[in-house]
The RNA shown here (Fluoride riboswitch aptamer (crcB RNA motif)) has 64 nucleotides and comes from Pelosinus sp. It was read from a public genome assembly, where an Rfam model found it. Rfam family: Fluoride riboswitch aptamer (crcB RNA motif). The family has 289 seed sequences and 2,293 matches in Rfam 15.1.

RNA sequence: AUACCUAUAGGCGAUGGGGUUCGCUAUAUAUCCGUUUGCUAGCGGUGAUGACUCCUACUAGUGU
Repeated sequence: AUACCUAUAGGCGAUGGGGUUCGCUAUAUAUCCGUUUGCUAGCGGUGAUGACUCCUACUAGUGU
């Protein structure tokens, strides 16, 4: 890019993806923590998981 078939069996759990599992949710669920400030906002910190595991990215150390 093209062709065919099937389906609406969803979404979410602070930084990516796969598997397993838990919880929440359609009126939605979700958007971390500390500090300063009247507000806009500024500064700093942890973590790629809700949990387990694997891969990838990042960080630190060691070896070649």